Overview
Glycine riboswitch aptamer from a bovine gut metagenome, 71 nucleotides, folded computationally. The model forms 89% of the base pairs in the Rfam consensus. The sequence is in RNAcentral, with records from MGnify. Model confidence (mean pLDDT): 80 of 100.
RNA sequence: GCCCGGGAGAGGCCGCAGAAUCUGCGGCGCCGAAGGGGAACAGCAGAAACUCUCAGGCAAAAGGAUCGGGC
Numbered sequence: 001g002c003c004c005g006g007g008a009g010a011g012g013c014c015g016c017a018g019a020a021u022c023u024g025c026g027g028c029g030c031c032g033a034a035g036g037g038g039a040a041c042a043g044c045a046g047a048a049a050c051u052c053u054c055a056g057g058c059a060a061a062a063g064g065a066u067c068g069g070g071c
Stems, first nucleotide, its partner, number of pairs: 001071006011028001013027006029058003035054001036052003
């Protein structure tokens, strides 16, 4: 790296429009485990499951850090 299996948290919130049970826009609240920033210093180097919540996410599905097995 590829394949298989596992894999948490937090709204099935409110309004409007279209639609036909979903989508878009807006509002309020919340989560951390894609990614990203901080952590970080007089200079060089520099991590996290810590921290921020930009991005992402808050029924299921999908995604998912990461864990186990195989090649």
Rfam family: Glycine riboswitch aptamer. Gene Ontology term of the family: glycine biosynthetic process.